This is a predicted structure of a 371-nucleotide RNA (Bacterial RNase P class A) from a Bacteroidota bacterium.
It was read from a public genome assembly, where an Rfam model found it.
Rfam family: Bacterial RNase P class A. The family's RNA type in Rfam is ribozyme. Rfam's curators write: Ribonuclease P (RNase P) is a ubiquitous endoribonuclease, found in archaea, bacteria and eukarya as well as chloroplasts and mitochondria.
The source organism's lineage runs through Bacteria, Pseudomonadati and Bacteroidota.
The coordinates come from a structure-prediction model, not an experiment, and the mean pLDDT is 77.
RNA sequence: ACUGCAGGCCGUUCUAUCACUUCGUAGCAAUACGAAGAGGAAAGUCCGGGCAACACAGAGCAUCCCACUUCCUAACAGGAAGAUACUUAGCAAUAAGUAAUAGCAAGUGCCACAGAAAAUAACCACCUGACGCAAGAAAGGAAAGGGUGAAAAUGUGAGGUAAGAGCUCACGGUUAUGAUUAGCAAUAGUUGUAAUGGGUAAACCUUGGGAGUUGAAAGACCAAAUAAACCGAAGCUUAAGAGUGGCUCGCUCUAUUCGGAGGGUAGGUUGCUUGAGUUUUACAGCGAUGUAAAAUCUAGAUAAAUGAUAGAGCUUGUGCUGAACUUGUUUCAGUACUCGACAGAACCCGGCUUAUAGGCCUGCUUUUUUU
Numbered sequence: 001a002c003u004g005c006a007g008g009c010c011g012u013u014c015u016a017u018c019a020c021u022u023c024g025u026a027g028c029a030a031u032a033c034g035a036a037g038a039g040g041a042a043a044g045u046c047c048g049g050g051c052a053a054c055a056c057a058g059a060g061c062a063u064c065c066c067a068c069u070u071c072c073u074a075a076c077a078g079g080a081a082g083a084u085a086c087u088u089a090g091c092a093a094u095a096a097g098u099a100a101u102a103g104c105a106a107g108u109g110c111c112a113c114a115g116a117a118a119a120u121a122a123c124c125a126c127c128u129g130a131c132g133c134a135a136g137a138a139a140g141g142a143a144a145g146g147g148u149g150a151a152a153a154u155g156u157g158a159g160g161u162a163a164g165a166g167c168u169c170a171c172g173g174u175u176a177u178g179a180u181u182a183g184c185a186a187u188a189g190u191u192g193u194a195a196u197g198g199g200u201a202a203a204c205c206u207u208g209g210g211a212g213u214u215g216a217a218a219g220a221c222c223a224a225a226u227a228a229a230c231c232g233a234a235g236c237u238u239a240a241g242a243g244u245g246g247c248u249c250g251c252u253c254u255a256u257u258c259g260g261a262g263g264g265u266a267g268g269u270u271g272c273u274u275g276a277g278u279u280u281u282a283c284a285g286c287g288a289u290g291u292a293a294a295a296u297c298u299a300g301a302u303a304a305a306u307g308a309u310a311g312a313g314c315u316u317g318u319g320c321u322g323a324a325c326u327u328g329u330u331u332c333a334g335u336a337c338u339c340g341a342c343a344g345a346a347c348c349c350g351g352c353u354u355a356u357a358g359g360c361c362u363g364c365u366u367u368u369u370u371u
Base pairs, nucleotide, nucleotide: 001367004364005363006362007361008360009359010358012313013312014311015310016309017308018307020037021036022035023034024033025032026031039342043353044352046351047350048349049348050347051215052214053213054212058249059248060247061246063211064210065209066208067207068082069081070080071079072078083101084099085098086097087096088095089094102206103205107204108203109200110199111198123146124145126141127140128139131136154172155171156170157169158168159167173196174195175194176193177192178191179190180189181188182187219270220269221268222267230260231259232258233257234256241253242252243251275297277296278295279294280293281292282291283290284289314340317337318336319335320334321333322332323331324330325328
C1' cells in the first nucleotide's frame, strides 16, 4: 500500500423569497413582528416501565416467562465484567467467536440409514473342536483385533489365559463427594474416598423463581338533543345479571336480563409534552454506569403541518487540464457533468430486532514492497 471480517460514529449544510403549523407580543379584526417545527432507526409491535382506569377478596388449577456468577439500571427476556463448555486459527503460548448455560443418579420417550447389535448383540477374524482318509465341520468359549456408523460397553502398558476380558497390577480419564489453598462468587489447583455405556430436555417432564388486566380509539370534563317511550319471553332475594386475561370455588353489589322494532347525538376542552431530559467539565470505577457543578428548553398535529424555488458549499463517480514525486487506475488544485441511501412523529421513556448510497475511526487478517 492492497484485501477480507467484526465493532462503532456521521449520514446533506448555509443564505434569500414565498408558503404551512404551534407558541408569544401588539391589534376590534385583517394582519405585523419574533421564536421553534420529523429519526438513528420515527419502522417491527418483540420486551420493560411511567401514567390512566377497573378491583381493593382472595384461593386453587390451567397458561406463560426466566434459569452459570457478580454488578449496572426505574425495570427488563436488556447491558458490563468474569467463569465453564464448545468452535476456528496456531507447534505452543494465545487470539477471535458461539452458548434458550438448573436437572438424564425422579420417570417416560427418541437416536434415521448402515451395521451382527444402538445395549443382556456376534458379520469377518481368534481359541477348543465331536465326526471325518483328507477337505471340511456340529457344538462351545470370548468381545482384546477388523468392518459398519455421528456414536459400539472408560484409555495405555504389563502380567495372566486354550484364546480373552478390570481377571490382577501400575499410571491415567469422567462423574459424585470430603478436606485444603486462591477468589465476593461462579469456579480453578492439590489431595482422599466411592462409582463407571453415550447423546438428546428450542423431547414430554422435574426443580426453583416470577406474572392482575386493558391501553390515549386509556381516561376526565363541558355543551346540545332525545323516547328512563313501544312489543315479546324469562325472572323478581334460596340471586338471573354485573364485578377489566381463562376456568372453578369464594366474596361484594343488585331486580332486572335477553331479544325485536324505533328515536337522539357523534361537537368541543383536556390528557398532549420539563423529562428516570439533553450537553459540557471534574471525580470514582476494568466496564456498563454513578456522583457533583454549570448551561439549556428543542413539534404537539387531529384527516393529520414541518414544503417549494434560486444561489453557494459539502459528499459520490466519471472525463479534461495543470502541478508534485512515491512514476502509480498515485496525491493535490481547477473545471464540466453527475450523485446524496434507509426512510416520515401521533401519550412518553429505556432496550431488542430489521433496513441503509457513501464517508470516517478502532481491532484483527490476506498479499506485496521497502528498511